[in-house]
Context: one part of a larger RNA
RNA sequence: UUGGGCGUAAAGCGCGCGUAGGCGGUUUCGUAGGUCAGAUGUGAAAUCCCGGGGCUCAACCCCGGAAGUGCAUUUGAAACCCCGAGACUUGAGUAUGGGAGAGGGAAGUGGAAUUCCAGGUGUAGAGGUGAAAUUCGUAGAUAUCUGGAGGAACACCGGUGGCGAAGGCGACACCCUGGACCGAUACUGACGCUGAGACGCGAAAGCGUGGGGAGCAAACAGGAUUAGAUACCCUGGUAGUCCACGCCGUAAACGAUGGGCACUAGAUGUUGCGGGUGUUGACCCCUGCAAUGUCGCAGCUAACGCACUAAGUGCCCCGCCUGGGGAGUACGGCCGCAAGGCUAAAACUC
Repeated sequence: UUGGGCGUAAAGCGCGCGUAGGCGGUUUCGUAGGUCAGAUGUGAAAUCCCGGGGCUCAACCCCGGAAGUGCAUUUGAAACCCCGAGACUUGAGUAUGGGAGAGGGAAGUGGAAUUCCAGGUGUAGAGGUGAAAUUCGUAGAUAUCUGGAGGAACACCGGUGGCGAAGGCGACACCCUGGACCGAUACUGACGCUGAGACGCGAAAGCGUGGGGAGCAAACAGGAUUAGAUACCCUGGUAGUCCACGCCGUAAACGAUGGGCACUAGAUGUUGCGGGUGUUGACCCCUGCAAUGUCGCAGCUAACGCACUAAGUGCCCCGCCUGGGGAGUACGGCCGCAAGGCUAAAACUC
RNA backbone atom coordinates (compact mmCIF):
# COMPACT_ATOMS: atom_id res chain seq x y z
C1' U A 1 0.00 0.00 0.00
C1' U A 2 -3.92 -3.55 -0.98
C1' G A 3 -7.40 -6.10 2.08
C1' G A 4 -10.79 -6.81 6.89
C1' G A 5 -13.34 -4.47 10.75
C1' C A 6 -15.50 -1.07 15.26
C1' G A 7 -24.02 -2.56 19.59
C1' U A 8 -22.23 -7.24 23.07
C1' A A 9 -15.69 -10.54 20.54
C1' A A 10 -9.98 -5.60 19.95
C1' A A 11 -12.08 -0.97 18.08
C1' G A 12 -16.85 5.52 17.69
C1' C A 13 -12.89 10.85 20.35
C1' G A 14 -17.72 12.67 26.48
C1' C A 15 -19.90 16.76 23.41
C1' G A 16 -19.73 21.00 20.31
C1' C A 17 -17.74 25.05 17.15
C1' G A 18 -14.67 25.45 13.34
C1' U A 19 -9.14 26.16 10.32
C1' A A 20 -6.39 23.46 6.66
C1' G A 21 -7.70 19.36 3.84
C1' G A 22 -11.17 15.73 1.49
C1' C A 23 -15.96 15.50 -0.93
C1' G A 24 -19.94 18.31 -3.35
C1' G A 25 -26.90 20.11 -6.80
C1' U A 26 -29.19 21.48 -12.10
C1' U A 27 -27.66 23.92 -16.74
C1' U A 28 -24.93 26.78 -20.99
C1' C A 29 -20.42 28.43 -23.14
C1' G A 30 -15.10 28.50 -23.06
C1' U A 31 -10.05 26.66 -21.91
C1' A A 32 -7.50 21.98 -22.22
C1' G A 33 -4.33 20.88 -16.33
C1' G A 34 -6.14 15.63 -15.28
C1' U A 35 -8.24 12.01 -18.95
C1' C A 36 -8.42 9.62 -24.00
C1' A A 37 -6.51 8.84 -29.27
C1' G A 38 -2.71 9.37 -33.27
C1' A A 39 2.32 10.62 -34.97
C1' U A 40 7.67 11.40 -34.21
C1' G A 41 11.96 10.83 -31.10
C1' U A 42 13.93 8.21 -27.15
C1' G A 43 13.57 3.86 -24.21
C1' A A 44 22.32 1.37 -25.05
C1' A A 45 24.16 -3.63 -25.66
C1' A A 46 23.48 -8.26 -23.39
C1' U A 47 19.19 -10.81 -20.94
C1' C A 48 13.61 -12.43 -21.58
C1' C A 49 10.00 -13.83 -25.95
C1' C A 50 9.46 -15.34 -31.49
C1' G A 51 11.86 -17.02 -36.24
C1' G A 52 16.42 -18.89 -38.42
C1' G A 53 21.51 -20.67 -38.07
C1' G A 54 26.67 -22.82 -35.83
C1' C A 55 29.50 -26.42 -32.38
C1' U A 56 27.45 -34.67 -33.69
C1' C A 57 22.76 -32.88 -29.60
C1' A A 58 22.26 -29.75 -25.51
C1' A A 59 24.02 -26.07 -22.36
C1' C A 60 26.45 -22.22 -25.00
C1' C A 61 27.16 -18.96 -29.20
C1' C A 62 25.62 -16.06 -33.85
C1' C A 63 21.85 -13.37 -37.14
C1' G A 64 17.06 -11.12 -37.62
C1' G A 65 12.43 -9.59 -35.44
C1' A A 66 9.15 -8.39 -31.59
C1' A A 67 8.54 -6.32 -26.91
C1' G A 68 10.11 -2.56 -23.70
C1' U A 69 3.94 -0.75 -18.93
C1' G A 70 7.83 4.89 -19.36
C1' C A 71 9.44 9.90 -20.79
C1' A A 72 9.69 14.17 -24.18
C1' U A 73 7.82 16.85 -28.41
C1' U A 74 3.70 17.43 -31.49
C1' U A 75 -1.42 16.96 -33.76
C1' G A 76 -6.28 16.13 -32.16
C1' A A 77 -11.08 14.76 -28.93
C1' A A 78 -14.13 17.41 -25.01
C1' A A 79 -18.09 12.96 -22.12
C1' C A 80 -16.25 13.11 -17.02
C1' C A 81 -12.95 15.77 -12.94
C1' C A 82 -10.33 20.70 -12.32
C1' C A 83 -10.34 25.91 -13.91
C1' G A 84 -12.80 30.66 -16.05
C1' A A 85 -17.45 33.21 -17.38
C1' G A 86 -22.92 33.12 -17.13
C1' A A 87 -27.79 31.25 -15.69
C1' C A 88 -31.14 28.25 -12.30
C1' U A 89 -33.80 26.54 -7.60
C1' U A 90 -34.74 21.38 -5.63
C1' G A 91 -29.64 21.59 -1.17
C1' A A 92 -28.51 25.48 2.48
C1' G A 93 -30.01 30.04 4.52
C1' U A 94 -32.85 34.86 5.53
C1' A A 95 -37.42 37.54 6.35
C1' U A 96 -42.60 36.87 8.20
C1' G A 97 -46.98 34.52 11.39
C1' G A 98 -47.67 30.95 15.27
C1' G A 99 -47.89 27.59 19.38
C1' A A 100 -44.86 23.89 22.78
C1' G A 101 -40.86 23.12 26.29
C1' A A 102 -37.45 21.02 34.04
C1' G A 103 -32.99 24.74 27.33
C1' G A 104 -29.35 28.66 29.63
C1' G A 105 -28.22 33.17 32.90
C1' A A 106 -29.44 36.87 36.76
C1' A A 107 -32.15 38.66 40.73
C1' G A 108 -36.53 37.84 43.83
C1' U A 109 -40.81 35.30 46.30
C1' G A 110 -43.36 30.96 48.63
C1' G A 111 -45.20 26.70 51.39
C1' A A 112 -44.40 21.62 53.54
C1' A A 113 -40.65 19.10 56.34
C1' U A 114 -36.02 18.26 59.38
C1' U A 115 -32.83 20.59 63.14
C1' C A 116 -31.94 24.32 66.75
C1' C A 117 -33.55 28.41 70.29
C1' A A 118 -37.41 30.72 73.71
C1' G A 119 -42.02 29.99 76.18
C1' G A 120 -46.73 27.08 77.65
C1' U A 121 -49.06 22.14 78.87
C1' G A 122 -47.28 17.68 80.95
C1' U A 123 -44.43 13.22 83.48
C1' A A 124 -41.03 9.09 83.24
C1' G A 125 -39.42 7.53 80.08
C1' A A 126 -37.60 8.35 74.98
C1' G A 127 -34.70 6.49 71.09
C1' G A 128 -32.92 2.39 68.50
C1' U A 129 -32.80 -3.07 66.92
C1' G A 130 -33.47 -9.40 64.66
C1' A A 131 -32.65 -8.70 69.89
C1' A A 132 -29.81 -5.13 72.40
C1' A A 133 -26.43 -1.56 73.93
C1' U A 134 -23.74 2.97 73.24
C1' U A 135 -27.02 7.75 73.31
C1' C A 136 -30.85 11.50 75.27
C1' G A 137 -33.98 12.41 79.85
C1' U A 138 -36.28 14.51 86.92
C1' A A 139 -30.79 20.33 85.54
C1' G A 140 -37.89 17.93 83.04
C1' A A 141 -36.54 14.65 77.72
C1' U A 142 -40.05 12.07 74.21
C1' A A 143 -45.20 13.89 73.07
C1' U A 144 -48.11 18.43 72.17
C1' C A 145 -49.08 23.92 71.33
C1' U A 146 -47.22 29.07 70.24
C1' G A 147 -43.36 32.20 68.56
C1' G A 148 -38.53 32.69 66.38
C1' A A 149 -33.67 31.43 63.69
C1' G A 150 -31.22 29.10 59.71
C1' G A 151 -29.78 26.08 55.64
C1' A A 152 -30.86 22.79 51.90
C1' A A 153 -34.29 20.43 48.66
C1' C A 154 -38.77 21.59 45.80
C1' A A 155 -44.10 16.25 47.61
C1' C A 156 -48.68 15.83 44.49
C1' C A 157 -48.86 17.26 38.96
C1' G A 158 -44.85 13.49 36.86
C1' G A 159 -45.82 10.33 32.24
C1' U A 160 -40.56 4.47 27.78
C1' G A 161 -43.89 13.14 28.95
C1' G A 162 -40.79 17.61 27.45
C1' C A 163 -36.08 20.53 26.48
C1' G A 164 -30.72 20.56 25.45
C1' A A 165 -24.81 19.11 21.27
C1' A A 166 -23.29 16.38 25.35
C1' G A 167 -22.68 16.85 30.62
C1' G A 168 -27.47 17.74 32.13
C1' C A 169 -32.24 20.47 33.28
C1' G A 170 -38.26 19.76 37.86
C1' A A 171 -41.90 25.09 43.37
C1' C A 172 -43.75 30.21 41.62
C1' A A 173 -43.46 35.20 39.09
C1' C A 174 -40.53 38.81 36.49
C1' C A 175 -36.10 40.34 33.47
C1' C A 176 -32.16 38.91 29.79
C1' U A 177 -31.20 34.96 26.25
C1' G A 178 -30.09 30.18 22.80
C1' G A 179 -32.18 26.30 19.82
C1' A A 180 -35.82 23.22 17.49
C1' C A 181 -40.75 22.63 15.18
C1' C A 182 -45.30 23.98 12.24
C1' G A 183 -47.90 27.30 8.40
C1' A A 184 -47.96 30.50 4.27
C1' U A 185 -45.56 33.55 0.94
C1' A A 186 -41.27 36.47 -0.54
C1' C A 187 -36.00 36.79 -1.01
C1' U A 188 -30.43 35.17 -1.46
C1' G A 189 -28.58 31.81 -5.26
C1' A A 190 -24.67 26.14 -3.88
C1' C A 191 -23.53 30.30 0.26
C1' G A 192 -23.20 22.88 1.29
C1' C A 193 -21.32 18.09 4.17
C1' U A 194 -17.32 16.46 7.07
C1' G A 195 -13.48 18.11 9.81
C1' A A 196 -6.36 16.59 11.26
C1' G A 197 -4.74 20.59 14.53
C1' A A 198 -6.67 24.81 17.37
C1' C A 199 -10.59 26.67 20.61
C1' G A 200 -14.85 26.11 23.87
C1' C A 201 -18.34 23.25 27.02
C1' G A 202 -18.02 19.15 30.16
C1' A A 203 -21.63 14.61 36.08
C1' A A 204 -19.60 13.24 40.61
C1' A A 205 -15.39 13.38 43.45
C1' G A 206 -11.09 16.41 44.34
C1' C A 207 -8.04 21.29 44.82
C1' G A 208 -7.25 27.05 46.01
C1' U A 209 -9.33 31.73 48.43
C1' G A 210 -13.49 33.66 51.04
C1' G A 211 -18.37 32.73 52.84
C1' G A 212 -22.22 29.28 54.61
C1' G A 213 -23.50 24.90 57.31
C1' A A 214 -30.28 22.63 58.62
C1' G A 215 -30.30 17.62 57.05
C1' C A 216 -27.14 13.93 55.22
C1' A A 217 -22.39 12.02 55.73
C1' A A 218 -16.23 9.53 53.61
C1' A A 219 -12.56 9.69 57.70
C1' C A 220 -12.96 9.00 62.88
C1' A A 221 -15.13 7.44 67.95
C1' G A 222 -18.33 4.37 70.54
C1' G A 223 -22.23 0.25 70.86
C1' A A 224 -23.54 -4.40 68.78
C1' U A 225 -22.75 -8.86 65.59
C1' U A 226 -18.81 -12.37 64.96
C1' A A 227 -13.98 -17.32 65.65
C1' G A 228 -12.28 -12.36 64.16
C1' A A 229 -15.49 -7.80 62.03
C1' U A 230 -10.34 -2.43 60.43
C1' A A 231 -17.64 -4.37 57.43
C1' C A 232 -22.93 -5.04 56.86
C1' C A 233 -26.89 -2.96 61.83
C1' C A 234 -27.11 1.13 65.76
C1' U A 235 -25.61 6.04 68.44
C1' G A 236 -22.60 10.12 67.39
C1' G A 237 -19.58 12.80 63.88
C1' U A 238 -15.46 16.13 60.60
C1' A A 239 -14.19 17.14 55.61
C1' G A 240 -17.68 17.36 51.92
C1' U A 241 -22.49 18.21 50.12
C1' C A 242 -24.53 24.65 49.43
C1' C A 243 -22.77 29.96 47.45
C1' A A 244 -18.98 33.28 44.79
C1' C A 245 -14.58 33.30 41.94
C1' G A 246 -10.60 30.25 39.95
C1' C A 247 -8.64 25.24 38.87
C1' C A 248 -9.23 19.97 37.62
C1' G A 249 -10.98 17.50 32.57
C1' U A 250 -12.26 12.33 34.24
C1' A A 251 -16.90 8.32 34.10
C1' A A 252 -20.50 1.83 32.60
C1' A A 253 -19.37 10.67 29.90
C1' C A 254 -23.86 4.17 27.39
C1' G A 255 -28.04 3.69 22.62
C1' A A 256 -21.41 0.37 25.30
C1' U A 257 -24.10 2.18 18.23
C1' G A 258 -19.33 9.26 15.03
C1' G A 259 -21.60 13.04 11.59
C1' G A 260 -24.34 14.14 6.87
C1' C A 261 -27.51 12.87 2.59
C1' A A 262 -30.61 9.52 -0.30
C1' C A 263 -33.41 5.03 -0.82
C1' U A 264 -36.09 0.61 1.36
C1' A A 265 -43.42 -3.41 3.70
C1' G A 266 -46.58 -2.61 7.42
C1' A A 267 -49.13 -2.15 12.58
C1' U A 268 -49.88 0.59 17.04
C1' G A 269 -49.05 4.32 21.34
C1' U A 270 -47.37 9.24 23.00
C1' U A 271 -45.78 14.73 22.34
C1' G A 272 -45.83 19.50 19.30
C1' C A 273 -47.82 22.19 15.14
C1' G A 274 -51.10 22.18 10.78
C1' G A 275 -55.24 20.54 7.24
C1' G A 276 -60.14 18.03 6.39
C1' U A 277 -65.02 15.50 7.88
C1' G A 278 -68.48 14.63 11.70
C1' U A 279 -74.69 14.93 16.30
C1' U A 280 -69.76 21.26 18.37
C1' G A 281 -66.86 18.60 22.42
C1' A A 282 -61.58 18.66 27.92
C1' C A 283 -64.67 14.87 21.81
C1' C A 284 -64.30 11.31 17.69
C1' C A 285 -62.57 9.90 12.76
C1' C A 286 -59.21 10.71 8.43
C1' U A 287 -54.62 13.01 7.10
C1' G A 288 -49.45 16.02 6.60
C1' C A 289 -44.76 17.44 8.88
C1' A A 290 -41.44 17.04 13.20
C1' A A 291 -40.14 14.26 17.58
C1' U A 292 -40.31 10.01 20.86
C1' G A 293 -41.74 4.57 22.22
C1' U A 294 -43.43 -0.60 21.17
C1' C A 295 -44.20 -4.75 17.68
C1' G A 296 -42.88 -6.59 13.02
C1' C A 297 -41.63 -8.06 6.85
C1' A A 298 -37.63 -7.93 3.45
C1' G A 299 -32.60 -7.45 4.30
C1' C A 300 -28.54 -7.86 7.72
C1' U A 301 -26.15 -10.54 11.95
C1' A A 302 -21.66 -15.68 14.83
C1' A A 303 -25.85 -15.52 17.57
C1' C A 304 -28.48 -12.30 20.64
C1' G A 305 -30.90 -9.12 18.09
C1' C A 306 -31.42 -4.51 14.58
C1' A A 307 -35.32 -3.50 11.44
C1' C A 308 -37.79 4.51 8.01
C1' U A 309 -34.78 6.71 15.30
C1' A A 310 -31.16 0.30 11.00
C1' A A 311 -27.02 -2.95 13.24
C1' G A 312 -30.80 -2.83 5.83
C1' U A 313 -29.08 -0.66 0.65
C1' G A 314 -25.46 3.17 -1.22
C1' C A 315 -22.22 7.69 -1.32
C1' C A 316 -18.92 11.51 1.38
C1' C A 317 -15.72 12.92 5.57
C1' C A 318 -13.49 12.10 10.45
C1' G A 319 -11.95 8.94 14.71
C1' C A 320 -10.40 4.17 16.14
C1' C A 321 -8.82 -1.60 16.12
C1' U A 322 -4.82 -5.59 14.78
C1' G A 323 -3.65 -12.13 20.33
C1' G A 324 -3.59 -12.31 26.29
C1' G A 325 -0.42 -10.47 30.22
C1' G A 326 3.42 -6.78 30.97
C1' A A 327 0.19 -1.63 30.52
C1' G A 328 -3.21 2.62 29.62
C1' U A 329 2.30 1.23 32.86
C1' A A 330 7.84 3.12 32.27
C1' C A 331 10.68 6.90 29.88
C1' G A 332 10.34 11.62 27.36
C1' G A 333 7.22 15.72 26.23
C1' C A 334 2.88 18.93 27.16
C1' C A 335 -0.81 20.43 30.91
C1' G A 336 -1.98 20.88 36.45
C1' C A 337 -1.24 24.23 42.97
C1' A A 338 -1.66 19.17 43.96
C1' A A 339 -4.27 14.82 43.15
C1' G A 340 -3.24 13.57 38.60
C1' G A 341 -4.53 14.02 33.15
C1' C A 342 -3.10 13.59 27.79
C1' U A 343 0.34 11.34 24.45
C1' A A 344 2.55 6.34 24.80
C1' A A 345 6.52 1.91 24.32
C1' A A 346 9.93 -2.30 25.22
C1' A A 347 12.30 -6.39 27.54
C1' C A 348 10.12 -10.64 29.30
C1' U A 349 6.15 -14.24 29.32
C1' C A 350 1.82 -17.50 27.75
Small-subunit ribosomal RNA, central domain from an uncultured prokaryote, 350 nucleotides, folded computationally. The prediction has a mean pLDDT of 89.